[in-house]
RNA sequence: GCAACUUCAUCGCCGAAUCCCGGUUGUCCGGGAACGGGGGAUCCGACUGUUCCUCUGGGGUGAAUCCGAUUUUAUCGGUAGGGUGUUUUCUUCUGCCGCCCGAACCCGUCAGCUAACUUCGUAGGCGAACGCAGGAGAGGUC
Numbered sequence: 001g002c003a004a005c006u007u008c009a010u011c012g013c014c015g016a017a018u019c020c021c022g023g024u025u026g027u028c029c030g031g032g033a034a035c036g037g038g039g040g041a042u043c044c045g046a047c048u049g050u051u052c053c054u055c056u057g058g059g060g061u062g063a064a065u066c067c068g069a070u071u072u073u074a075u076c077g078g079u080a081g082g083g084u085g086u087u088u089u090c091u092u093c094u095g096c097c098g099c100c101c102g103a104a105c106c107c108g109u110c111a112g113c114u115a116a117c118u119u120c121g122u123a124g125g126c127g128a129a130c131g132c133a134g135g136a137g138a139g140g141u142c
Base pairs, nucleotide, nucleotide: 010128011127012126013125014124018033019032020031021030022029023028034122035121036120037119038118039117044112057110058107059106060105061104066078067077068076069075070074081101082100083099084098085097089138090137091136092135093134094133095132096131
């Protein structure tokens, strides 16, 4: 000097997953606000008949669905869809270019929409000095 790892702080990202109050200080309990999800009327939808297929039915959260290939169960490629690039004091919009994701889990034979009502969650996981062009709004300083 460079690189890697760990800890703390700062800044930032995905996501609903943040803030506050009280308590017996307990990796704890209770409550509130805010954000997010489920169930749940009227109306509407669905509920009729025929043919074929299947029988691990149907449904929910989520961007995460579908297709193809292959040395057959694992991999690869693509894709609907989704995120991000701290260019600016901040927020936001558009375009181009780039990078990344395109999972996982749950309910348990049951749920369309849905006012009132009711019920649940507030986790987890990451990044490192940052691509440009332009518009709108707000704030700060002189």